Description: The RNA shown here (transfer RNA) has 71 nucleotides and comes from Groenewaldozyma salmanticensis. It matches the Rfam family "tRNA". By type it is a transfer RNA. From the family's description: Transfer RNA (tRNA) molecules are approximately 80 nucleotides in length. Model confidence (mean pLDDT): 81 of 100.
[in-house]
RNA sequence: GUUCAUAUAGUUUAAUGGUAAAACUGAUUGCUUCUAACGAUCUGAUCUGGGUUCAAAUCCUAGUAUGAAUG
Numbered sequence: 001g002u003u004c005a006u007a008u009a010g011u012u013u014a015a016u017g018g019u020a021a022a023a024c025u026g027a028u029u030g031c032u033u034c035u036a037a038c039g040a041u042c043u044g045a046u047c048u049g050g051g052u053u054c055a056a057a058u059c060c061u062a063g064u065a066u067g068a069a070u071g
Stems, first nucleotide, its partner, number of pairs: 001070007010024004018054001026042005047063005
């Protein structure tokens, strides 16, 4: 240089174009003499710009970052 893949919460993963789900973490709280464990509640995310569509995390396009293959 060329080709391909990936990007979603603080972390790890889901989501047939139709209300973004869960686990761990964090906060509050119940239980407990206290702590741990356990239970309940809450907080928090679609890499960026543009396009298609009634509707985009999802499809198209151009970038950015990371990785792989090849030279």